[in-house]
RNA sequence: CUUAAGCAAAGGCAAACUUAUUGAAAAAUAGGGGCGCAAAGUAACAGGUCUAAGGCGAUAAGGCUAAGGCGGCUGUACUAUCUGA
Numbered sequence: 001c002u003u004a005a006g007c008a009a010a011g012g013c014a015a016a017c018u019u020a021u022u023g024a025a026a027a028a029u030a031g032g033g034g035c036g037c038a039a040a041g042u043a044a045c046a047g048g049u050c051u052a053a054g055g056c057g058a059u060a061a062g063g064c065u066a067a068g069g070c071g072g073c074u075g076u077a078c079u080a081u082c083u084g085a
Base pairs, nucleotide, nucleotide: 002085003084005083006082012037013036017032018031019030020029021028022027035072041078042077043076045075046074047073048070049069050068054065055064056063
């Protein structure tokens, strides 16, 4: 420098749950917590999926809709610690 293989070691991240705050909600942020992760780092471009304030419809009301979310759903792009080759 390249690769992106992961037995072990050193590290890293942090599910559910919970407290506070924001939000119509999904969910997000911070603290605690630790299910797991070799990209569980970053990015909403594509697919998928969640919510439905507002809008539309309807009054036999339960429905539809993203410009709102999910990167720990998948793909893609970029970057990368340690060990190994």
Predicted 3D model of an 85-nucleotide RNA (c-di-GMP-I riboswitch aptamer) from Aquibacillus kalidii. Of the family's consensus pairs, 95% are formed in the model.